[in-house]
RNA sequence: GCCGAUGUGGCUCAAUGGUAGAGCGGCUGUUUUGUAAACAGCAGGUUGUCAGUCCGAUUCUGACCAUCGGCU
Numbered sequence: 001g002c003c004g005a006u007g008u009g010g011c012u013c014a015a016u017g018g019u020a021g022a023g024c025g026g027c028u029g030u031u032u033u034g035u036a037a038a039c040a041g042c043a044g045g046u047u048g049u050c051a052g053u054c055c056g057a058u059u060c061u062g063a064c065c066a067u068c069g070g071c072u
Base pairs, nucleotide, nucleotide: 001071002070003069004068005067006066007065010024011023012022013021018055026042027041028040029039030038048064049063050062051061052060
C1' cells in the first nucleotide's frame, strides 16, 4: 500500500428498514441472626464519527476512525 471482518448499556451478545432488547453486573425493597441465594422493582444506550438514500436507518450506500486477520 491492497483486501476482508468487527464496532450496540459497565461486560458478553441479540435486533435482516417500522417504539433498541436479553443475560451477567450495579442500585433499592422483601426474606434471613447475618452473608449468599431466591423474589419484586429501578437506573444505565443520542447503536464508533460524519454524510447520503428513504415517509422512516442498528439495518442499505460512501468517507473517515479504532481493533483484528490476510496478501505484498

The RNA shown here (transfer RNA) has 72 nucleotides and comes from a Patescibacteria group bacterium. The coordinates come from a structure-prediction model, not an experiment, and the mean pLDDT is 82. Its Rfam family is "tRNA". Rfam classes the family as a transfer RNA. Rfam describes the family as follows. Transfer RNA (tRNA) molecules are approximately 80 nucleotides in length.